[in-house]
RNA sequence: UCUGGUUGAUCCUGCCAGAGGUUACUGCUAUCGGAGUUCGAUUAAGCCAUGCGAGUCUAAAGGUUUCUUCGGAAACCUUGGCGGACUGCUCAGUAACACGUGGAUAACCUACCCUUGGGACUGGAAUAACCCCGGGAAACUGGGGAUAAUACCGGAUAGAUCAGGGAUGCUGGAAUGCGCCUUGAUCCAAAGCUCCGGCGCCCAAGGAUGGGUCUGCGGCCUAUCAGGUAGUAGUGGGUGUAACGGACCCACUAGCCUUCGACGGGUACGGGCUAUGGGAGUAGUCGCCCGGAGAUGGACUCUGAGACACGAGUCCAGGCCCCACGGGGCGCAGCAGUUACGAAAACUCCGCAAUGGGCUCACGCCCGACGGGGGGACUCCCAGUGCUUGCGCACUGCGUAGGCUUUUCUCCGGCCUAAAAAGCAGGAGGAAUAAAAGGCGGGCAAGACGGGUGCCAGCCGCCGCGGUAACACCCGCGCCUUGAGUGGUGGUCGUUAUUACUGAGCCUAAAGCGUCCGCAGCCGGCCUCGUAAAUCCUUGGGUAAAUCGGGCCGCUUAACGGUUCGACUUCCGAGGACACUGCGAGGCUUGGGACCGGGUGAGGCGAGAGGUACUCCCGGGGUAGGGGUAAAAUCCUGUAAUCCUGGGAGGACUACCGGUUGCGAAGGCGUCUCGCUAGAACGGAUCCGACGGUAAGGGACGAAGGCCUGGGGCGCAAACGGGAUUAGAUACCCCGGUAGUCCAGGCUGUAAACGCUGCGAGCUUGGUGUUGGGGCUCCUACGGGGGGUCCCAGUGCCGUAGCGAAGGUGUUAAGCUUGCCGCUUGGGGAGUACGGCCGCAAGGCUGAAACUUAAAGGAAUUGGCGGGGGAGCACCGCAACGGGAGGAGCGUGCGGUUCAAUUGGAUUCAACGCCGGAAAACUCACCUGGGGCGACUGGUACCUGUGGGCCAGGCCGACGACCUUGCCUGAAUUCCAGAGAGGUGUUGCAUGGCCGCCGUCAGUUCGUACCGUAAGGCGUUCUGUUAAGUCAGAUAACGAACGAGACCCUCGCUGCUAUUUGCCACUCCGUCCUCCGGGGCGGAAGCACUAUGGCGGGACCGCUGGCGCUAAGCCAGAGGAAGGAGAGGUCAACGGUAGGUCCGUAUGACCCGAAUCCCCAGGGCAACACGCGCGCUACAAAGGGCGGGACAAUGGGCUUCGACGCCGAGAGGCGAAGGCAAUCCCGAAACCCGCUCGUAGUUCGGAUUGAGGGCUGUAACUCGCCCUCAUGAAGCUGGAUUCCGUAGUAAUCGCGGGUCAACAUCCCGCGGUGAAUAUGCCCCUGCUCCUUGCACACACCGCCCGUCAAACCAACCGAGUUGGGUUCCCGUGAGGGCGCCGUUUCUGCGGCGUUCGAACGGGGGUUCAGCGAGGGGGGUUAAGUCGUAACAAGGUAUCUGUA
Repeated sequence: UCUGGUUGAUCCUGCCAGAGGUUACUGCUAUCGGAGUUCGAUUAAGCCAUGCGAGUCUAAAGGUUUCUUCGGAAACCUUGGCGGACUGCUCAGUAACACGUGGAUAACCUACCCUUGGGACUGGAAUAACCCCGGGAAACUGGGGAUAAUACCGGAUAGAUCAGGGAUGCUGGAAUGCGCCUUGAUCCAAAGCUCCGGCGCCCAAGGAUGGGUCUGCGGCCUAUCAGGUAGUAGUGGGUGUAACGGACCCACUAGCCUUCGACGGGUACGGGCUAUGGGAGUAGUCGCCCGGAGAUGGACUCUGAGACACGAGUCCAGGCCCCACGGGGCGCAGCAGUUACGAAAACUCCGCAAUGGGCUCACGCCCGACGGGGGGACUCCCAGUGCUUGCGCACUGCGUAGGCUUUUCUCCGGCCUAAAAAGCAGGAGGAAUAAAAGGCGGGCAAGACGGGUGCCAGCCGCCGCGGUAACACCCGCGCCUUGAGUGGUGGUCGUUAUUACUGAGCCUAAAGCGUCCGCAGCCGGCCUCGUAAAUCCUUGGGUAAAUCGGGCCGCUUAACGGUUCGACUUCCGAGGACACUGCGAGGCUUGGGACCGGGUGAGGCGAGAGGUACUCCCGGGGUAGGGGUAAAAUCCUGUAAUCCUGGGAGGACUACCGGUUGCGAAGGCGUCUCGCUAGAACGGAUCCGACGGUAAGGGACGAAGGCCUGGGGCGCAAACGGGAUUAGAUACCCCGGUAGUCCAGGCUGUAAACGCUGCGAGCUUGGUGUUGGGGCUCCUACGGGGGGUCCCAGUGCCGUAGCGAAGGUGUUAAGCUUGCCGCUUGGGGAGUACGGCCGCAAGGCUGAAACUUAAAGGAAUUGGCGGGGGAGCACCGCAACGGGAGGAGCGUGCGGUUCAAUUGGAUUCAACGCCGGAAAACUCACCUGGGGCGACUGGUACCUGUGGGCCAGGCCGACGACCUUGCCUGAAUUCCAGAGAGGUGUUGCAUGGCCGCCGUCAGUUCGUACCGUAAGGCGUUCUGUUAAGUCAGAUAACGAACGAGACCCUCGCUGCUAUUUGCCACUCCGUCCUCCGGGGCGGAAGCACUAUGGCGGGACCGCUGGCGCUAAGCCAGAGGAAGGAGAGGUCAACGGUAGGUCCGUAUGACCCGAAUCCCCAGGGCAACACGCGCGCUACAAAGGGCGGGACAAUGGGCUUCGACGCCGAGAGGCGAAGGCAAUCCCGAAACCCGCUCGUAGUUCGGAUUGAGGGCUGUAACUCGCCCUCAUGAAGCUGGAUUCCGUAGUAAUCGCGGGUCAACAUCCCGCGGUGAAUAUGCCCCUGCUCCUUGCACACACCGCCCGUCAAACCAACCGAGUUGGGUUCCCGUGAGGGCGCCGUUUCUGCGGCGUUCGAACGGGGGUUCAGCGAGGGGGGUUAAGUCGUAACAAGGUAUCUGUA
């Protein structure tokens, strides 16, 4: 002095937990010594065997026995004296004069002790022990006889007490006290012994000591205890006592105590002190000391100075013991000890040597007080478990060899002690005899070590760990802390300013009573005087000792002890001060009140009068609908509705004005008029003179609803009926409708009764409205006009300082100061239960606990979300248009199913012609069958041959793989244990890399400054604009970065330049054809053009007009090949998605390891009731078929492209030039022309199937492609729904490449033909920004409520039942007190009356505990049922009170 825990993060509030001290028990462990006021307190003040714990005196007396040195001595018994009222133990009771402290005793006593004075004279009668005789089991007891005293009694003297009289002395605050003289009455002292020293005895007074009684003040909880009390309160007179007193009795009076807490209940011995704390406090008080109380539970009594007596007595109760059944005995809360109870606590030890006590003249005796020892780490204190040198060891250290030391340890005697032990000093031996407990995720010092486990086992004070890489579990190792100790559990203080006096709070976190009035209480304006209660100062006493603090000293130090000083905490007394407070007196006016004046107002109550609408009734008109809803229906209407119109009735309400206007204490109050009545503000040259503020209890008022009685009832409308909606709909919507709503009189007394803000007073910058009143002033049309300004009171908004966790508040405070009241102390249980009070009831007020839980909560922040709002945007949105999918057949992928296997992955967009570009073997991971493989190390077998190879036969799908037999070679080998290779085995939730999607988006951040306690904000917002956070303007921001854009590539126009393999107009040559015009082919030539490259130009809203702000920019136009980003691409932010991939490769961990490795053969991935996606072909005439004709580009090519020729109907085959390529080769279709088909399941469509061929390849069955002939299925434009596209796009047509031995309806490219529509919008789906709400943050696929079902737990009610405590009454009544009577030789005995009264019995009250059928709710418990109430406008806004 703080730290962890609510959150995505933050600041608060608030509790829980941790770290410290102390205390009891306990786990593990343990070498020694000292000190201690330590040790059956906690539970059973339960019960106790056995022993001991109070005796002593012969110098008070008598006796018996024994011994004797005869002098006497000792022991024992009894009488007598003193002491057994102390010491010791315990804490049940007790809330009280019990304790503490201070007083009083003028209301008292005091043995032994001290001091002083006086005295002790004279007589007498008994009795115990003893002896004798009895009773009884015992305990004990009866009779007779003898005797002594410091035992007992009579008389005397002294004296004391009481009463009367007299004198008036002393103390004191006060005589009722003390004292003197006198008279009378009553009572009435003494003790001796002796060793001759003394010790005792009696009376009186004083002292000391100890006690009794009374009293001020102080110290627990509870009001769910508010009234208690008949000896109760008092007076007079008595009794009793040491003494006062209702302590007790008689008579009388009716008082007494209490919210300053009586009475009752619970708990508890009190204090000095102890623990803790900075203190204030809080908690405790077992030990030591002081006081009290008790002695099995109760009652009573004797003796005595003192007791109602722990180790005395009597009785009752309960318990135990002995017994001969007749009767007796006992009381460990003394020391030991047993038993019971329990988590819990020692030896049936030694001694009177010390201290102290009793007796004694003394010696001495006795003492479980005490002093010692034993046991217990119970507390505190001291110490040790070694030190060192060399060497070795990757060395904080360990091992080894040697040396040193000996505290401890073992042995030996000595001192110490009552005796020992321990200790002290000395000698010998030998490093010898001595380290654990808890922890290592955070808090909190110490492991990112290994193994095991796998939400299991377990850990955890709190947070939390554990679901296969656990720093958190269990082990090992290592480390940390403390150390003869160390951890755990419970209590307690601190932490905690979470009970707040010091020192907290109450708008929203828990908390202001719904409001006002007001008794007590608390607080109280200005001036003066007095007083001195309070306050302050000085001083005296006291506050026991121990304890505590400081100094010094003694045990080797310390603990411990001694001494001294201080502190203690108030109290009592004396003297002084007088500012404040109090008290008394006098005055004042500013607080407060009263009075007067003119105004304002939905203030209240009563009565009366209007107004519109509505409903109903009557009359008239009028005809088929009306009404209602999102849409409907129930409903009304042909006996005439709705609608229009005239008249009447009824009840409720009071539009507009009307306003963040007014009034009222609050609830609340709204047409007009009258009456009664209350309050506030303003103004005043008036009056009183502190009369005030607040307010526990108490009283009054108090919305709506509800209740009672009686009216009234138009409309509205709980309940209820019906219609809809719905999965359901006991709701929302609709049609009806009763209580009620209205009035009168009562009751209830609650609301989110809210400003969630108690009332009063003072102080503290301002601005601007508005209401009421007043002052001044200006204008004036002089009106009931208008303007300005100032003051007071009210009521709003904004806002400074300040305050606040923030939101906010801010002269109407939530600021600063002050008085009084109410209320709060984590969440739930619960405003519940029980009790009490109120109420007719409903219910209200007051108001817990067990149990459960780590949070619940406030404000604000960032996100996300909303069936919230605003703005913008997008053909993976809509609208407009075009074309498809979804229906058919087929291709292909997926699911499902099947199978020996149908390997695996991917599953909304963002899986499904995807990984993988089409799997015949291979691929291949799957299935069936067969075979093979271990680098290296150690051991083993083996040169008497391990292993390898091989002819033949067998086995086999096949194989010298294996088997049979034999041969060749020569360590390359087998087996076991490790360890490897390999793994398309697992984990994409351990990873790298790569990729998809958000994203065809326009966002994401930083530096500095500024704002905020902080999370964060600002910048990045606003306005306009853009494709764009693009740009401009505004702005506590100014700049900057990554994205966007630009740069780069392709296409489109053009200039220059270059020219082979490209091009080749013109020119020339050759050749062929000719309709004589010309044309084809080949060659030469290289100037143009095309083409192909390279380098440039061009487009920028640049120009004009308009809009816009003179901006950014937008619209239109000109020019231009191209116009507003010219078209298309590449690239593509911070990040997120535990998105995908361990089966491309890489890679951690785990696993397999002679099989999950490697090879071979065959099969499978191709199955098929079915569902889905993507495509192809179609359903035809914009078409099909046949014939003829034309025009590309991108590309590819050597196990390759293949011209050309020949063969074949064709697929194709046989030859073969050229080409490593601007050179050679591969090369179009739609289209155009002509013919045919004529709307049909067709000359559409081509599936399926049969037959015959071809190609590739080892192989074409499972399972390839192509050709020909034949066959000719479904299908006639496709439901809900859904996809793509905005221009060279869609649509349509073909071509190339990839894969590839072969196989495209796929993918990637290429060109040909070539539209329609929109130029917008935010309705749907989404995205971005701003704003708003949120109980969400795993972020709405979120959160979350209640019933029911299940298990467990605690409490409540409960017919009752059982037991205990306590209290009151009644009865019986042991025993005691008092009085009377009888018997009387007696200390006595008996009887009667009265009173107290234990115990027992009965009854009532109260309280606690156990059991209790059943009942109602509550709490808790990963994955139960039903719904969806709340959080967003939560989909009917939510919530409060009430029914």
Predicted 3D model of a 1443-nucleotide RNA (small-subunit ribosomal RNA) from a marine sediment metagenome. RNAcentral holds the sequence, with entries from SILVA.